The RNA shown here (c-di-GMP-I riboswitch aptamer) has 90 nucleotides and comes from Effusibacillus lacus. The sequence is in RNAcentral, with records from Rfam. The model forms 100% of the base pairs in the Rfam consensus. Lineage of the source: Bacteria > Bacillati > Bacilli > Alicyclobacillaceae > Effusibacillus.
RNA sequence: UGUAGAAAAAGGCAAAAUCUCCGAAAGGAGAUGACGCAAAGCUGCGGGUCUAAGGAGGGCACUGCUUUCUAUGACAGCCGGGCCGCCACA
Numbered sequence: 001u002g003u004a005g006a007a008a009a010a011g012g013c014a015a016a017a018u019c020u021c022c023g024a025a026a027g028g029a030g031a032u033g034a035c036g037c038a039a040a041g042c043u044g045c046g047g048g049u050c051u052a053a054g055g056a057g058g059g060c061a062c063u064g065c066u067u068u069c070u071a072u073g074a075c076a077g078c079c080g081g082g083c084c085g086c087c088a089c090a
Stems, first nucleotide, its partner, number of pairs: 001090003005087001012037002017032006035077001041083003045080003048075003054070007
């Protein structure tokens, strides 16, 4: 430096679900737990997806109710990009 990472070893992470907490929600943190993962390490840079508190518009005809749009909120275990890295093999 490379790899359709086969076998092995040192190890690592931890889906769903349940409980507690944070959050308007999406979602997140911790504990239990393992479906899986060779980057399931980090990063919202591009795409995508989720949510809509607040904001804007509409309707009802109104201390309000309802509806549409919107990320300034999220997801890295959706796909790319970037950064960094263990073991093995060459």
Its mean pLDDT, the model's own confidence on a scale to 100, is 87.